A computed fold for a 112-nucleotide RNA from a soil metagenome, annotated as FMN riboswitch aptamer (RFN element). Its Rfam family is "FMN riboswitch aptamer (RFN element)". On this family, see Vitreschak et al., Nucleic Acids Res 2002: "Regulation of riboflavin biosynthesis and transport genes in bacteria by transcriptional and translational attenuation". Rfam describes the family as follows. The RFN element is a highly conserved domain that is found frequently in the 5'-untranslated regions of prokaryotic mRNAs that encode for flavin mononucleotide (FMN) biosynthesis and transport proteins.
């Protein structure tokens, strides 16, 4: 340098209603690679949007954490206690439901 193969989870219960997996109480769920030591919320990076291009491509936005504990080190473990979630849809406002997507992707693994 080229294949090739993998590569995201989640509304259980119960209320109100004519209608809610979308309010409400309550539940549940957390991508990749890094960091003294194992992260949804440190730091990066995909991914969603937004611009620029016929396309390849390139730009650009980009959520949310604190105490107390152990240790030599910990916003990464252990306790508590809190917060955070793209866009388009819908009999109703959506992190969990249907769509773009049999998509795309950070990378991971292996071969040549």
């Nucleotide at each position: 340098u080229c294949c090739u193969u993998c590569g995201g989870g989640g509304c259980a219960g119960g209320g109100u209603g004519g209608a809610a997996c979308u309010c409400c109480c309550u539940a549940c769920c957390g991508g990749c690679g890094g960091u003294g030591a194992g992260a949804g919320c440190c730091c990066g990076c995909g991914a969603c949007c937004c611009c620029c291009g016929c396309a390849a491509g390139g730009g650009g936005u980009g959520g949310a954490u604190c105490c107390g504990g152990u240790g030599a080190c910990a916003u990464c473990c252990c306790g508590g206690a809190g917060c955070c979630g793209a866009c388009g849809g819908u009999g109703a406002c959506a992190g969990u439901c249907c769509g773009g997507a049999u998509g795309a992707g950070a990378g991971a693994a292996g071969g040549a």
The RNAcentral record of the sequence draws on MGnify.